[in-house]
């Protein structure tokens, strides 16, 4: 350099033919239970703002198409694999 695959919360990992992003699990927080703990059960858990109701942003970065993009198109960054080059 060429080809292919990938990047989503704290972690793993989903999302149909473009239609509620983060299902589900782990972890964490609060509670129940217990003499106490473990285990189990219940609730919560992307980020920011807000007392709350609620609002805004968010799928590696920047553009585009679309009523609507994790998904399609273009450019770029990084990671993995293969191939090529290597006096």
């Nucleotide at each position: 350099g060429c080809c292919g695959g990938g990047a989503u919360g704290g972690c793993g990992g989903a999302a149909c033919u473009g239609g509620u992003a983060g299902a589900c699990g782990c972890g964490c927080u609060g509670g129940a239970u217990u003499c106490a703990a473990a285990a189990u059960c219940c609730a919560g858990u992307u980020u920011c703002c807000g007392a709350g109701a609620g609002g805004a942003a968010g799928u590696g970065g920047g553009g585009g198409u679309u009523c609507g993009a994790u998904u399609c198109c273009c450019c770029c960054u990084c990671c993995c694999g293969g191939c090529a080059c290597c006096a």